The part of an RNA shown here (small-subunit ribosomal RNA, 3' major domain) has 474 nucleotides and comes from an uncultured bacterium. It matches the Rfam family "Bacterial small subunit ribosomal RNA".
Context: one part of a larger RNA
RNA sequence: UGACGGCGACCCCCCCCACCGGCGGAGCAUGUGGUUUAAUUCUACGCAACGCCAGGAACAUUACCACCGUUUGACGUCUUACGAAUGAGACACAGAUGUUUCAGUGUCCCUUCCGGGAAACCUAACAACAAGUGGUGCGUGGCUGGCGUCACCUCGUGUCGUGACAUGUUGGGUUAAGUCCCGCAACGAGCGCAACCCCUUUCGUAUGUUACCAUCAGUAAGAUGGGGACUCAUGCCAUACUGCCUGCGAUGAGCAGGAGGAAGGUGGGGAUGACGUCAAGUCAUCAUGCCCCUUAUGCGUUGGGCUACACACGUGCUACAAUGGGUAGUACAGAGACUCACAAAGCCGCGAGGAGGAGCUAAUCUCCGCAAACUAUUCUUAUUUCCGAUUGUUAUUUGCAACUUGAGUACCAGAAGUCGGAAUUGGUUGUUAUCGGGAAUCCGCAAUGUCGCGGUGAAUACGUUCUCGGGUCU
Repeated sequence: UGACGGCGACCCCCCCCACCGGCGGAGCAUGUGGUUUAAUUCUACGCAACGCCAGGAACAUUACCACCGUUUGACGUCUUACGAAUGAGACACAGAUGUUUCAGUGUCCCUUCCGGGAAACCUAACAACAAGUGGUGCGUGGCUGGCGUCACCUCGUGUCGUGACAUGUUGGGUUAAGUCCCGCAACGAGCGCAACCCCUUUCGUAUGUUACCAUCAGUAAGAUGGGGACUCAUGCCAUACUGCCUGCGAUGAGCAGGAGGAAGGUGGGGAUGACGUCAAGUCAUCAUGCCCCUUAUGCGUUGGGCUACACACGUGCUACAAUGGGUAGUACAGAGACUCACAAAGCCGCGAGGAGGAGCUAAUCUCCGCAAACUAUUCUUAUUUCCGAUUGUUAUUUGCAACUUGAGUACCAGAAGUCGGAAUUGGUUGUUAUCGGGAAUCCGCAAUGUCGCGGUGAAUACGUUCUCGGGUCU
């Protein structure tokens, strides 16, 4: 000077408290450990590993295993030689691959029209080399996580001290904030805070098609004529600043209440992450030093595995029912995607789906009839008309191919489960809870995951003693 203290003082945070809903018990999904295996590829391990890398493991992916092949190599640069490139077939094989047949003579430059040269590509040879998801994240770059969107971390000059250093940055108030005010041997400054950026909420204005429809005509229908008011969309502009009032405060910074206002005291979200630190994570995104391999630790193929299963843990989904299940009727979103695509109407099928192909490069067409809610009716407390695991049969679809190992459909059957021990987790408002809809990846799908979207819409917070974490002084 820091760090630490079951030292002291002050402050903050869903940290506790209060309230609501979960996890821990059941079944299943998924990840991990362990075990097994020829292989079950690898990484990640308290918070900050475990629905993580993976925003999609049947083949491929794929890195693993077995077998079969290959050695200048799948790829790049260079040298020499032959041949245009290329296309189509036959045989062997699990395929990679091997053998072989036919078609095919191009482009640019020179030219005596004979031919020569060049580029690209194929084949063969030669060695330099290629290749490595092999090792080391404790050699590294880059990127990322946690502390933490916490309020801090420093510098110049001056001053103090023999010096390390201190001061400033402490103190009194105040703030979300080292935010601001006052004081002070300090005076200033920088990185952070805040603001500037984006979305949302309100007004005005301009423009009205694919959006809208008050008035006029008109229709099955904003279909159509028409309109430019409204909604909405896209630009531009305005608006919030403790600006105004009252009180408190030191006549300060500011705090409490009020008015007006769509919004009130950073209005609500997002992006934005200081100096550092954890030898945190990543050599398997990429890049890279060193080491290692070079007829193999490289490359190709077929098949298998990553999906195994006495068990243990994490994260989720579905339930255990009447605030509910079934049946019938009926209303209201936002956001997004679409031409190798999205696919309508009418038709067939109980259904998954089939056939069909209108329209749309999208405010036009399609995905797309949102669901919960509401209305009517039934069930009457039962392991049931709750729940849906699991087995069988049936049939559908994607794909070269669903045996290992895809996802839907219909019928039958109908397991555990009657609210969950110790312990533990999320949430303070359009939040929790609950309800559906979309997208990325993608032939298809293991999605109950992830990311964004809207509908309905709560309860509670006395307070800061205690638990965890953080800040300031000592």
RNAcentral holds the full RNA, with entries from ENA and SILVA.